RNA sequence: GCCCAGGUAGCUCAGCAGGUAGAGCGCCACGCUGUUAACGUGGUGGUCGCAGGUUCGAGCCCUGCCCUGGGCG
Numbered sequence: 001g002c003c004c005a006g007g008u009a010g011c012u013c014a015g016c017a018g019g020u021a022g023a024g025c026g027c028c029a030c031g032c033u034g035u036u037a038a039c040g041u042g043g044u045g046g047u048c049g050c051a052g053g054u055u056c057g058a059g060c061c062c063u064g065c066c067c068u069g070g071g072c073g
Base pairs, nucleotide, nucleotide: 001072002071003070004069005068006067007066010025011024012023013022019056026044027043028042029041030040031039049065050064051063052062053061
């Protein structure tokens, strides 16, 4: 330098043919319990890596760049 995969909540990840952004864990409150843990119920969560473009509408499509991992030279 070229190619591939990835970047979405505090963490691990989903989101697939463009149409309101989700789950588990975590955290908070309450219930339960003699207390804690466990368990149950409710709540809490986001500039979707950055900047542009296309579109009525973009996490998703296009362009450039940044970061991580892998491959080739």